[in-house]
Molecule: c-di-GMP-I riboswitch aptamer
RNA sequence: UGAUUUUAAAGGCAAACCCGGGGAAAUCCGGGGACGCAAAGCCAAGGGUCUAAGGUCAGUCAAAUGACUAUGACAGCCGGUUGCCGCA
Numbered sequence: 001u002g003a004u005u006u007u008a009a010a011g012g013c014a015a016a017c018c019c020g021g022g023g024a025a026a027u028c029c030g031g032g033g034a035c036g037c038a039a040a041g042c043c044a045a046g047g048g049u050c051u052a053a054g055g056u057c058a059g060u061c062a063a064a065u066g067a068c069u070a071u072g073a074c075a076g077c078c079g080g081u082u083g084c085c086g087c088a
């Protein structure tokens, strides 16, 4: 410098589920736990997905309720970006 296919060593992360906590929810944090992961590091100003408190509209005597909506989330969906060991 190049590729990110395999192997070794050293290490790393941690799904489901359980317990405690935050939140309207999606979901997040801590502890336990490992399904997996070579970027399961980082990015939510690209696409996608989830939620709908508040708001708008419908509805109603008033409500209940319904529809839409991200300013809320997800990086372990795609994507972007940086990068260890080893290899050449």
Stems, first nucleotide, its partner, number of pairs: 001088002012037002017032006035076001041081003046078002048074003054069005